[in-house]
RNA sequence: AUAUAAACCAAGGGGUGCCAUUGCAUAAAUGCAAUGGCUGAGAUUCGAAAGAGAACCCUUAUUUACCUGAUCCGGUUAGUACCGGCGUAGGAAUGGUUGGCGAAAUCAUC
Numbered sequence: 001a002u003a004u005a006a007a008c009c010a011a012g013g014g015g016u017g018c019c020a021u022u023g024c025a026u027a028a029a030u031g032c033a034a035u036g037g038c039u040g041a042g043a044u045u046c047g048a049a050a051g052a053g054a055a056c057c058c059u060u061a062u063u064u065a066c067c068u069g070a071u072c073c074g075g076u077u078a079g080u081a082c083c084g085g086c087g088u089a090g091g092a093a094u095g096g097u098u099g100g101c102g103a104a105a106u107c108a109u110c
Stems, first nucleotide, its partner, number of pairs: 001106002006098005011059004017038009044053003066091003072085004
C1' cells in the first nucleotide's frame, strides 16, 4: 500500500490414486518390484498384512476436507486418473482464548 475475517491452542475427521516401460511369477487374466510420468494442499515412511506414524487438508457446513451415488453422464487422455455435471443431493468430525475500519495474508521499501 492492497484488501479482507480470521489467528492461535488442544482434541477429532479424512484421502493416500491413475498410467507407461523393464524385470520376475502365471496357461491366461492378473500380481509383485524398480524406474518414469499425470493431477493436486496432500498420492509418503514402517509393516507380510491388519494397522500405526509424518506431512497436508478439514471440523456444523448452499462453497473449497472427505464418503455414497459411481468402473454413473459428457469431455479429454496413456489412463477406472484428470476437468465439468450430478450438487442449494444424502451423509460427514468441536471446544476454548484473542480479534472487527483493521489483525492474519500478499506486495514494495528500509